[in-house]
RNA sequence: GAGCGCGCUCCGGGAUCGGUGCAACUCCGAACCGGCGGUGACAGUCCGCGACCCGAUGGGCUGGAGCAGCCCAGCGGUGGACCCGGUGAAAUUCCGGGACCGACGGUGAAAGUCCGGAUGGGAGGCAGCGCGC
Numbered sequence: 001g002a003g004c005g006c007g008c009u010c011c012g013g014g015a016u017c018g019g020u021g022c023a024a025c026u027c028c029g030a031a032c033c034g035g036c037g038g039u040g041a042c043a044g045u046c047c048g049c050g051a052c053c054c055g056a057u058g059g060g061c062u063g064g065a066g067c068a069g070c071c072c073a074g075c076g077g078u079g080g081a082c083c084c085g086g087u088g089a090a091a092u093u094c095c096g097g098g099a100c101c102g103a104c105g106g107u108g109a110a111a112g113u114c115c116g117g118a119u120g121g122g123a124g125g126c127a128g129c130g131c132g133c
Stems, first nucleotide, its partner, number of pairs: 001133001003131004009125002016030004031113002033102002035049004044100002053077003057073007082098005104116003
């Protein structure tokens, strides 16, 4: 120092002003935000991963039940968005300009920003211990 294993710990930001309206942080005008790893140089828009959602399978709980509801596990699937110019050896990552995107359920009215599942889950980060070449 590569690899494998273990438990610990940490791990998502953002609604301000005005307008309409009985009513909107949801609509309209402007404003604000950007998980993790990778990448010849820094990424919401590249390549992947996670979250959310869907499915079959297996397991658990409740009920009389093979049915139903809820929960868990690994697996499969779905899953948004960028161009132009400049610098440079190298940048859809930097600089300048102009764009675009954002799970599900709820709501007096449509939500990236409010409330909720969530004191959850999780990619992964940090340091540590053990094995081991």

The RNA shown here (FMN riboswitch aptamer (RFN element)) has 133 nucleotides and comes from Acidothermus cellulolyticus. RNAcentral records the identical sequence in 2 taxa. Its Rfam family is "FMN riboswitch aptamer (RFN element)". Its family is annotated with FMN binding in the Gene Ontology.